[in-house]
RNA sequence: GCACCCGUAGCUUAACUGGAUUGAGCAUCGGGUUCCGAACCCGAAGGUUGGAGGUUCAAAUCCUCUCGGGCGCA
Numbered sequence: 001g002c003a004c005c006c007g008u009a010g011c012u013u014a015a016c017u018g019g020a021u022u023g024a025g026c027a028u029c030g031g032g033u034u035c036c037g038a039a040c041c042c043g044a045a046g047g048u049u050g051g052a053g054g055u056u057c058a059a060a061u062c063c064u065c066u067c068g069g070g071c072g073c074a
Base pairs, nucleotide, nucleotide: 001073002072004070005069006068007067010026011025012024013023019057028044029043030042031041032040050066051065052064053063054062
């Protein structure tokens, strides 16, 4: 230099051919339970879907540029 893959909550991740309010587990916080904890049960908060722009009635998803990481070729 060229090509491919990945980036979504603090962490690990789901999301089908573009269409439901983006969801789950762990962690955190509050409550229940307990003599106190752990475990268990109930609830809450937490998201610029890496960033910017575009297409569309509608974008995590499609297109362009860009950033970071991984692998391959040279």
A computed fold for a 74-nucleotide RNA from Candidatus Roizmanbacteria bacterium RIFCSPHIGHO2_12_FULL_38_13, annotated as transfer RNA. Its Rfam family is "tRNA". The family's RNA type in Rfam is transfer RNA. NCBI's taxonomy places the organism under Bacteria, Bacteria candidate phyla, Candidatus Roizmaniibacteriota. The prediction has a mean pLDDT of 80.